[in-house]
RNA sequence: AUGGGCUAGAGCGGGGCUAGGGGUCCCGAUCAUCGCAUGUCCCCUUAAGGCGACUCGAAACCCCAGGGCGUUUGUGAAAAGCAUAAAUGUCCAUGUUCCGAAGUGUUGAGAUUCUGCCUUGCGUGGUAGAGUAACUUGCGAACCUGGUCAGACCGAAAGGAGCAGCCAUAAGUAAUUUGCACUAUGCUUGCAGGAAACAGAGUUGAGCUAAGGAAUCUGGCUCCAGAUGUGUUUUUCUAGGCAAGCUGGGGAGCCCAC
Numbered sequence: 001a002u003g004g005g006c007u008a009g010a011g012c013g014g015g016g017c018u019a020g021g022g023g024u025c026c027c028g029a030u031c032a033u034c035g036c037a038u039g040u041c042c043c044c045u046u047a048a049g050g051c052g053a054c055u056c057g058a059a060a061c062c063c064c065a066g067g068g069c070g071u072u073u074g075u076g077a078a079a080a081g082c083a084u085a086a087a088u089g090u091c092c093a094u095g096u097u098c099c100g101a102a103g104u105g106u107u108g109a110g111a112u113u114c115u116g117c118c119u120u121g122c123g124u125g126g127u128a129g130a131g132u133a134a135c136u137u138g139c140g141a142a143c144c145u146g147g148u149c150a151g152a153c154c155g156a157a158a159g160g161a162g163c164a165g166c167c168a169u170a171a172g173u174a175a176u177u178u179g180c181a182c183u184a185u186g187c188u189u190g191c192a193g194g195a196a197a198c199a200g201a202g203u204u205g206a207g208c209u210a211a212g213g214a215a216u217c218u219g220g221c222u223c224c225a226g227a228u229g230u231g232u233u234u235u236u237c238u239a240g241g242c243a244a245g246c247u248g249g250g251g252a253g254c255c256c257a258c
Stems, first nucleotide, its partner, number of pairs: 002257005009056003012028004019045005033053004061251006070242004076237010088225002091220003095216005102209003110204007118194006125187001126185004131180004136175004145168004153160002
């Protein structure tokens, strides 16, 4: 030097947590693990996880350098988004003036009062319907209502019971009228209220005029818009920290065979 077998050691990184280290947790990356438990946490102590497996093994171990996926801290700067605060703007709303735009108006503009139509609520009456109570009249029981009782029946007689018929009525039923309450309404009327429109009668006496446009007062942030402040998120630049895979160099244990 070569071949074989072992061993120490190793089996990604950042953040957070921690006196410190590691794990579970969060994030990133990817030729390197699996299982069990662990955040009031679990295991350790500067050679810093625990228990059990598996892999590499003088290499996937140790040191230095390069490199740089990513991550983190802070300052400064820039951009964008979101939220919020106060104020603003013709952004919204009500008014005023002008234009529109000439037309219209003393044969009465505009404003205003009353009344009516209309409408709402509560009543009255009418009409229609159905019901209830009472009076009057009529009808009304073959037998278990009354009266009178032909015929027939009983009796020596006086008389007796009593069917049919007739009369009167009971329960009930029909009609009219009256009272009571109910339902409905293109009807009548009373009281109170009501937005707009129409009609009539008055008061006053000269203005009125659409959509839209311009200016302006007042009010408002419901919509829209711009800027300011504060907070937050993302991206980029900048100053640092950590940093894997990867690349290069160096270090380096035991045994056997040859």
Molecule: Bacterial large signal recognition particle RNA
Organism: Microcaldota archaeon